[in-house]
Order: sequence, then C1' cells, then structure tokens
RNA sequence: GGAGUCGGCCAGGCAGCCGCUGUGCGCCGGUAGUUCGCGGCGGCACAGAGGAAAGUCCGGGCUCCGCAGAGCGGGAUGCAGGGUAACCCCCUGGCACGGCGACGUGACGAACAGGGCCACAGAGACGAGUCCUCGGCCCAAAGCCGAGGGGUGAAACGCGGCAACCUCCAUCCGGAGCAACACCAAAUAGGCAGGCGAUCGAGGCCGGCUCGGCCGAAGCUUGCGGGUAGGUGGCUAGAGCCCCGGGGCAACCCGGGGCCCAGAGGAAUGGCUGCCGGCCCGGCCGGGUGCGCCCGGCCGGUGACCACAGAACCCGGCUUACAGGCCGUCUCCCCUU
RNA sequence: CGGGGCGUAGCGCAGCCUGGUAGCGUACCUGCAUGGGGUGCAGGUGGUCGCGAGUUCAAAUCUCGCCGCCCCGA
Repeated sequence: GGAGUCGGCCAGGCAGCCGCUGUGCGCCGGUAGUUCGCGGCGGCACAGAGGAAAGUCCGGGCUCCGCAGAGCGGGAUGCAGGGUAACCCCCUGGCACGGCGACGUGACGAACAGGGCCACAGAGACGAGUCCUCGGCCCAAAGCCGAGGGGUGAAACGCGGCAACCUCCAUCCGGAGCAACACCAAAUAGGCAGGCGAUCGAGGCCGGCUCGGCCGAAGCUUGCGGGUAGGUGGCUAGAGCCCCGGGGCAACCCGGGGCCCAGAGGAAUGGCUGCCGGCCCGGCCGGGUGCGCCCGGCCGGUGACCACAGAACCCGGCUUACAGGCCGUCUCCCCUU
Repeated sequence: CGGGGCGUAGCGCAGCCUGGUAGCGUACCUGCAUGGGGUGCAGGUGGUCGCGAGUUCAAAUCUCGCCGCCCCGA
C1' cells in the first nucleotide's frame, strides 16, 4: 500500500418565526362557592418516535376463562456446561463442514425397540446372493464348498445409509388476548315489579245486523336490572436508563450513587426561512496507476436532493430494510528498512 | 389482534401428500389440405417451478427464513 474478518457507535447540525399533543402553573368565564371538576386564553414553563417503532416469528409480564392440577391427543426443542423471568435467544468449550488465514456455518439424541424407503445403473440395495476369475469335490458340463477381483452406483454385506419419513427416548407447553379486563352510563326496543285503566269493560272472534256467548289486555305512568352508543380506568416507574466499584474467559450477576425519559385515540411529534455539513456536476493542483481510472486538496455551481422508516398494553430476543460516516480488533498478500 | 390458502411456459391449470422423466389446454412458429381466410391434421419452440439457505446421492416436492397476492374471524 492492497484485500479482508469481527465488534461497537452516530443517524445531518444551529438559529428565528408560526403550529400540534401532553403535564404543571397563572388569568378570565360560569356557579351559592375559595377547594374538586367544566369551558376559554393571540398566557408562561417543560417534555415530545426508533435502531429497527417494521414483520408479528419465538419467549415472558399483565387480565379474564370456577381450579390451571391429572390423563389422552397435539405441538415444540434436541452435543456438553453455563446465563436468564423465560426462550426456536445469548455465552464458553467440543465435534463436523467451508476458508491459506482472521473467522464463518451447523435441527449435532437414538438406525442390534419396531415399521418404511433407497429411482436409474448393476448379478445383487440389506432379505441375502454369485456376473467374472481361481482352487477343490469328479475327467468335462451342471451343481456344491472356499478364496480373490473387476464393473455399476451416492452407497456393495460392514450389523450400510436415510429419523428436516413414521417412530423411540429426554425435556417443555392449559386456552384466549388491551377490541384482554374493570367502572360510570343516554335514546330506542325488549325484560321484571308496582300503580292507573276494567264486569258501567278499550279491542278482537262467532260469515252482514241484533241478542247472547267467548277471548282478553293493549295503552299511560313509576321504579329496577342487563346490555349498546358514549365516557373513564387499564396507560406507561420499568426484568427502566446513566455512572462508579466488585465477581466471572464470556453471556451475565451483585453492591452503591444519580435520573424520570411520548402517552395519542380518524390517531400529535410538523411547516417556512437563513447559515453550515454531506451528496452530485465542472475546473485546477499533487500523488499513484494495471492508462480504464483511483485517492487527496482548493475554487465555483446547482438541486421540490438528505438512508431505511412513524410509537398505539409493556418488556427480552430473532428476522428483515438501511444513504453516508466514525472508532477499535485481528488475518493474508506485496513493497521498503 | 388471530387464522387459512396461493405463487409452475404469454394466459388458465395439473404434478407436491408418497423426493428421481417438468406436463395439459390455449397462445406462438413451420408444413400440408383451400383460389384466399377461418378451420382441421402433423411437427416444433418456449420454464431462475416467487427469492435465499439447509437436509439428502438427488428438491417444483421435505424443513427454515424472507417477498408478493387473496380470503376468513374478532
């Protein structure tokens, strides 16, 4: 100098103006009323998306299902040890495979418990058996016994291979999900109970009318209870974050100190302007070169340019997306000393 | 929030469960029959089996992870 490996971090910055959501305080209104609560403010202060908020793939907290215990069924996991609330997660070590190497990847228990499969080729695919050669039984053929080898094939008799085929073994798993669940609670309809209405009976039936007979409560009103719309809680103080010390190879754990860090609900976290930074384009200079170009610096210009992407009960993981940049670790090759 | 299905030739589908040859119809091309077209007959071309890994001797098929589309329930 070149090519890589592993790990960590940032996620354009600053200022001004105008907005949005939440909390606290203040003022005004209304009220009998200072408190609580309600409405308003061209009042003030503070806070306001992520490393993945995403996919919803695992695990847990929380809530309900009478109990969440046993059996069956079903599912998941699978080297050893450790970490953890738990895990299909993480760490360390072994083994196998890939790489010159740093390192990466691995569903990595059991094939004498059993069943099943192994295409084509090949004599034969797990039951054994004889395609070829040699030797013996008899001189030959056939047959039998024994030994060796070729060829086919991924694999050729060796207790073969496949359990990401069934299965066996070991361990684990009850179900549903914040639209869980709890509380407050309209209008309308329906339910229950009471009152008014009534033998002087609304209304209906007996083919049209009368008599007569039969059925028989609509309706009005009060109260209660369930449930819906709507509202409130759950709802953000947590397996939380930062710093220091200690234990451990590590994952992680222990102790001390400090901090409070979004809580929306057709869903806030934004818009405009200016300066700087980055990207892009052009020119010049310097260095390298495999003459295609690459790297660094300076000057100028331009752009609706600024990665992936937007919390929705909360955490621990995994997976996926991602412009540009910074820091560190180690490996290989070349050159110089 | 929960559950299910699909992706194979330009188009519509089978094959997947039970792993070894990718096939059917239509479209397209060529030839023949016709004076020509339609139509019929014969032959042929055309496939990252959605993508990436893994298991296996061997993967469209089995397993895992992604991507896209469709449907259902609360």
About this RNA
Predicted 3D model of RNase P RNA and transfer RNA as a complex of 411 nucleotides. The prediction has a mean pLDDT of 76.